[in-house]
RNA sequence: AAUUCAUCAAGAGCGACGGAGGGAUCUGGCCCUAUGAAGUCCGGCAACCAAUAUCAUAUAUAUGGUGCUAAUUCCAGCGGUUAGAAGCCGGCAGAUGAGGA
Numbered sequence: 001a002a003u004u005c006a007u008c009a010a011g012a013g014c015g016a017c018g019g020a021g022g023g024a025u026c027u028g029g030c031c032c033u034a035u036g037a038a039g040u041c042c043g044g045c046a047a048c049c050a051a052u053a054u055c056a057u058a059u060a061u062a063u064g065g066u067g068c069u070a071a072u073u074c075c076a077g078c079g080g081u082u083a084g085a086a087g088c089c090g091g092c093a094g095a096u097g098a099g100g101a
Stems, first nucleotide, its partner, number of pairs: 003099006013042001015041003021032003026077004043069003048065003051061003073093001078090004
């Protein structure tokens, strides 16, 4: 790296530094942003893996490894349902974790 499995409607700061952009990619929307974007640090959330508690499971803790911390993965791009739309369902793509010759 191909690939497999699980999850993706909840949750999380009126902090410090920083300075203009950001919301994965392309297209189209729609948003956030000098009342300060990205990024870094701290704080926080969660509980996937490990650890600990238990005979064990459930469960708990949040110690270690990750992760996350505007909006459903911000929404749509393909298909189904429909006369069409909306809505709903699925798919593609993506993200995260745990495996993985």
The RNA shown here (SAM riboswitch aptamer (S box leader)) has 101 nucleotides and comes from Sedimentibacter hydroxybenzoicus DSM 7310.
Lineage of the source: Bacteria > Bacillota > Tissierellia > Sedimentibacter > Sedimentibacter hydroxybenzoicus.
The prediction has a mean pLDDT of 85.